[in-house]
Context: one part of a larger RNA
RNA sequence: CUCUCGUUAAGGAACUCGGCAAAAUAACCCCGUAACUUCGGGACAAGGGGUGCCUCGCUCGGAAGAGCAGGCUGCAAUAAAUUGGUUCAGGGGACUGUUUAACAAAAACACAGGUCUCUGCUAAGUCGUAAGACGAUGUAUAGGAGCCGACGCUUGCCCAGUGCUGGAAGGUUACGAGGAGGGGUCAGGGAGCAAUCCCGAAGCUCUGAAUCUAAGCCCCAGUGAACGGCGGCCGUAACGAUAACGGUCCUAAGGUAGCGAAAUACCUUGUCGGGUAAGUUCCGACGCGCAUGAAAAGCGUAACUACCUGAACGCUGUCUCGACGAGAGAUUCG
Numbered sequence: 001c002u003c004u005c006g007u008u009a010a011g012g013a014a015c016u017c018g019g020c021a022a023a024a025u026a027a028c029c030c031c032g033u034a035a036c037u038u039c040g041g042g043a044c045a046a047g048g049g050g051u052g053c054c055u056c057g058c059u060c061g062g063a064a065g066a067g068c069a070g071g072c073u074g075c076a077a078u079a080a081a082u083u084g085g086u087u088c089a090g091g092g093g094a095c096u097g098u099u100u101a102a103c104a105a106a107a108a109c110a111c112a113g114g115u116c117u118c119u120g121c122u123a124a125g126u127c128g129u130a131a132g133a134c135g136a137u138g139u140a141u142a143g144g145a146g147c148c149g150a151c152g153c154u155u156g157c158c159c160a161g162u163g164c165u166g167g168a169a170g171g172u173u174a175c176g177a178g179g180a181g182g183g184g185u186c187a188g189g190g191a192g193c194a195a196u197c198c199c200g201a202a203g204c205u206c207u208g209a210a211u212c213u214a215a216g217c218c219c220c221a222g223u224g225a226a227c228g229g230c231g232g233c234c235g236u237a238a239c240g241a242u243a244a245c246g247g248u249c250c251u252a253a254g255g256u257a258g259c260g261a262a263a264u265a266c267c268u269u270g271u272c273g274g275g276u277a278a279g280u281u282c283c284g285a286c287g288c289g290c291a292u293g294a295a296a297a298g299c300g301u302a303a304c305u306a307c308c309u310g311a312a313c314g315c316u317g318u319c320u321c322g323a324c325g326a327g328a329g330a331u332u333c334g
Stems, first nucleotide, its partner, number of pairs: 001329008010320002014318001019315001027051005036041001038150001052072004057068004073077001085313007092305002097109002113148003117144003125134003151300004156230003161227002163223005170218003176212002181207005188199004231249005258292001259289001270286005
């Protein structure tokens, strides 16, 4: 010097990103216990007091036991060990649960519950080339897929685009049907001295227009707890400011209720209030919200939480600021 411990005057978070770590609390009995609340809780809330041993003593009691009185020892009697620190306020997630075996336990996942959608049974869906299997020895109070996520109050407007569902008049459209027409070959015919050229039946063969013809698409509707979206400019009131009001452009429709400098706010340490001697954090408000907003749910919410944030009491070597001691290492000698 390192590690693991013990003690420490005065102060008591001044440490630090942050009370991290440590200290403190602790058992049992009695008293007592707030806001809030889903009336169960919150709650061991908080906050007080007591505790050993002895005495054929006294009281209650069937007993177990509880209490009263007197006495004894110690610094101290839950004398050791085991053994909750507490409170206030906010955010998130309702809750118990689950998770990155070995850097993340969480606000992530799940969840009961809500809703949409598919599926009539040889179900839908899934695995498999198939046979076959799961679904299910189930049958719509069932099964599959999606989203939200207890509970309470709610969930606005837009169907133009995309998706899905339904529709069928018209347009377009494949295979197929169809076979007008055209090409090749060629018996034969014609021209030519010849080479060759022209015409060309049947057959074989290549090609092929009109016309008929489905779903789909175009088209017509519906549909948002489907994917999604939810405006701009200008003017106006008898101080000023502001604009209930008016004008105009665009749109499918222009953000409703709520909440709001927020786990979302750039400007921003916004402004005001609270807390502190002093507060970029925190709490309460305000609201032109860079870029909130209603099942990628909105706003609340008792209880719960090794979650995140702020404050306080208690407590302390975290610190002022160090010191001393114990053990194990390191080091030196052997």